[in-house]
Context: one part of a larger RNA
RNA sequence: CUGGGUGUAAAGGGAGCGUAGACGGUGCAGCAAGUCUGAUGUGAAAGGUCGGGGCCCAACCCCGGGACUGCAUUGGAAACUGUUGAACUGGAGUACAGGAGAGGUAAGCGGAAUUCCUAGUGUAGCGGUGAAAUGCGUGGAUAUUAGGAGGAACACCAGUGGCGAAGGCGGCUUACUGGACUGUAACUGACGUUGAGGCUCGAAAGCGUGGGGAGCAAACAGGAUUAGAUACCCUGGUAGUCCACGCCGUAAACGAUGACUACUAGGUGUCGGGGGACGACAGUGCCCCGGUGCCGGCGCAAACGCAAUAAGUAGUCCACCUGGGGAGUACGUCCGCAAGGAUGAAACUC
Numbered sequence: 001c002u003g004g005g006u007g008u009a010a011a012g013g014g015a016g017c018g019u020a021g022a023c024g025g026u027g028c029a030g031c032a033a034g035u036c037u038g039a040u041g042u043g044a045a046a047g048g049u050c051g052g053g054g055c056c057c058a059a060c061c062c063c064g065g066g067a068c069u070g071c072a073u074u075g076g077a078a079a080c081u082g083u084u085g086a087a088c089u090g091g092a093g094u095a096c097a098g099g100a101g102a103g104g105u106a107a108g109c110g111g112a113a114u115u116c117c118u119a120g121u122g123u124a125g126c127g128g129u130g131a132a133a134u135g136c137g138u139g140g141a142u143a144u145u146a147g148g149a150g151g152a153a154c155a156c157c158a159g160u161g162g163c164g165a166a167g168g169c170g171g172c173u174u175a176c177u178g179g180a181c182u183g184u185a186a187c188u189g190a191c192g193u194u195g196a197g198g199c200u201c202g203a204a205a206g207c208g209u210g211g212g213g214a215g216c217a218a219a220c221a222g223g224a225u226u227a228g229a230u231a232c233c234c235u236g237g238u239a240g241u242c243c244a245c246g247c248c249g250u251a252a253a254c255g256a257u258g259a260c261u262a263c264u265a266g267g268u269g270u271c272g273g274g275g276g277a278c279g280a281c282a283g284u285g286c287c288c289c290g291g292u293g294c295c296g297g298c299g300c301a302a303a304c305g306c307a308a309u310a311a312g313u314a315g316u317c318c319a320c321c322u323g324g325g326g327a328g329u330a331c332g333u334c335c336g337c338a339a340g341g342a343u344g345a346a347a348c349u350c
Stems, first nucleotide, its partner, number of pairs: 003322004007304002012318001014201004021194003025088002028085004033081002035077008049065006091191001092188003095184004103177007110154001115149007125136002162169002206247006215241002220236004258317006266295010277284002299306002323350003332343004
């Protein structure tokens, strides 16, 4: 390389949009590039192979066949691929009618709680721990009442509930806005799937500039513990956490499971729609579509387990793996303000 694989053994890109490319629904007609078939030419000889023959045999030599799987020209076939034309509606999309939702962005508003400030009441403790101490407190703390300031987060509802491509999204209101779903079947008529490069989004931490700073809290300081304790526990506490704008581009970015399509026993919850049936008008049970869970059969699997939300049966396209260490390192290149990221070896060794 081929092959075989990628939930957990090495291996699914963090996610989307989409370029080239690859692949692609139904019936009809044409063409004939691929495809199939006939003919002709060529495919040197020798060698090899098959059948004969000549040296006593063999090696060796001679004759004939076949082969040379190819290329070119030319005649034909039209199922499939391709291509052209006209058409179709089942894929896809649009329209219309609905309801659901922490989907996004911006602005405004609200209450509980912590902290701080002011004032009142009040007096000797408070706090903290396994026990303590550091710490706070007669300059009046803790507790309690009233008022005020400020920042951050939104208890209950809350649910293997919902929404989003992923990251993620949770007080209330308003504005703007994306997507999905159900129903109708009016319109377009294959407009589809995937997607190397590319572009965009992307938790936390971190970085730049300017704000903000209540609580929490890396670093740091002190108190304990201990043989020591650069920790676990306690008292403090700065970056940071928050906002605006700009970077970074990584995570056990996980379902450790790429996207799309079709098919393949059932049972039972739940969320969003719809249908018709029976009804005493309270409701009951049935069916369809879309999501989200649990259990389970066939099948699959090394086992664990998966099992219509597949890890089953098939197809298309992309990404990735190929013993462990060295190493996600070195070098080079690209990106970044930096931190670093992306790409990514070898020697050597087992």
The part of an RNA shown here (small-subunit ribosomal RNA, central domain) has 350 nucleotides and comes from an uncultured bacterium.
The coordinates come from a structure-prediction model, not an experiment, and the mean pLDDT is 88.